Overview:
Predicted 3D model of a 339-nucleotide part of an RNA (large-subunit ribosomal RNA, domain IV) from a metagenome.

Context: one part of a larger RNA
RNA sequence: CUCCAAGGAACUCGGCAAAAAAUCGGCCGUACCUUCGGAAUAAGGCCUGCCCUUUGUUAACUCAAGGGGCCGCAGCGAAAGAUUCCCUGGCGACUGUUUACCAAAAACACAGCUCCCUGCGAACUCGUAAGAGGAUGUGUAGGGGGUGACACUUGACCAAUGCCAGAAGGUCAACUACGGCCGGUGCUAUGUCGCAAGAUGUAGUGCUGACGCUGUAUAAGCCCUGGUGAAUGUCGGCGAUAACUAUAAUCGUCCUAAGGUAGCGAAAUUCCUUGUCUGGUAAGCUCAGACGCGCACGAAUAGUGUAACGACUGGGGAACUGUCUCGGAGUACAGCUCG
Numbered sequence: 001c002u003c004c005a006a007g008g009a010a011c012u013c014g015g016c017a018a019a020a021a022a023u024c025g026g027c028c029g030u031a032c033c034u035u036c037g038g039a040a041u042a043a044g045g046c047c048u049g050c051c052c053u054u055u056g057u058u059a060a061c062u063c064a065a066g067g068g069g070c071c072g073c074a075g076c077g078a079a080a081g082a083u084u085c086c087c088u089g090g091c092g093a094c095u096g097u098u099u100a101c102c103a104a105a106a107a108c109a110c111a112g113c114u115c116c117c118u119g120c121g122a123a124c125u126c127g128u129a130a131g132a133g134g135a136u137g138u139g140u141a142g143g144g145g146g147u148g149a150c151a152c153u154u155g156a157c158c159a160a161u162g163c164c165a166g167a168a169g170g171u172c173a174a175c176u177a178c179g180g181c182c183g184g185u186g187c188u189a190u191g192u193c194g195c196a197a198g199a200u201g202u203a204g205u206g207c208u209g210a211c212g213c214u215g216u217a218u219a220a221g222c223c224c225u226g227g228u229g230a231a232u233g234u235c236g237g238c239g240a241u242a243a244c245u246a247u248a249a250u251c252g253u254c255c256u257a258a259g260g261u262a263g264c265g266a267a268a269u270u271c272c273u274u275g276u277c278u279g280g281u282a283a284g285c286u287c288a289g290a291c292g293c294g295c296a297c298g299a300a301u302a303g304u305g306u307a308a309c310g311a312c313u314g315g316g317g318a319a320c321u322g323u324c325u326c327g328g329a330g331u332a333c334a335g336c337u338c339g
Base pairs, nucleotide, nucleotide: 001330002329003328004327006325007324010323015320025047026046027045028044033038035149049070050069051068052067053066054065055064056063071075084318085317086316087315088314089313090312091310092309096108097107112147113146114145115144116143117142118141124133125132126131150305151304152303153302155235156234157233160232161231162228163227164226165225166224169223170222171221176217177216178215179214180213181212182209183208184207185206186205187204188203189202190201191200192199193198236254237253238252239251240250263297264294275291276290277289278288279287
């Protein structure tokens, strides 16, 4: 690499691999859903050569439709090339990007949405600087953060942290200014001791201290007063209660800045757990639909949906098969052995 009785996924983590089908021809036909563009070559079915001929048509035996005939196992008579399909979830809207050499993805990006900064010598970035980018742009611009098409939405809390604004008061640095203290050094007056030389004070008045000590005056900040969540974030407990039981619309109480709203929910989140029910199977720890005591969902760290798309990922089915029951036979090449 080729082939295989019967079976046909029983294999296996998983149809991995292989096989089959398809063949961007013609004719017919085509569902759910949908953003009305798609889905879609959906699915599925039939046909295909050559010769003669009719009609229409053509620049043309050019094409189409029809009639008759012929051959083969086979008529896109294939050398290459060249889709398996269907149902249903999750995630991500999409095309794109990525770990050069174990990861291509649900990660990144994205258009869209939103917040913050920036008035131009802009903000921001690089540079010690000059200077440069931003930009030969000017708020419909530029930079930064978050989210991530679209649809419907995006609740409460400003107590903490951050940011913004404020300025009455409190606190608070160095320099500086002005005082005081402590020194240094003159002058004047004078006290005490002393024979004298001199020693030691007191008062006043100058100069001065590489700045020794200390007081007063002084900014931002912090404390403080407000605001702000698509800022970082946070979003309770206990007890009682209804004509069986159960449950609690209801009530009480404690605490808090406020106690999780809509929607979803055993979920990429559920420990107990193979929760319970329904469906699918003869049998289903997976799967789909429900339920909701959510150990420990939850609203741009976005929530819930969603057509299309995906070498993504879960479940089921058709077709197909050496994946398997369960092996066997053969071909080519290579190693070893023999010759």

RNAcentral holds the full RNA, with entries from SILVA.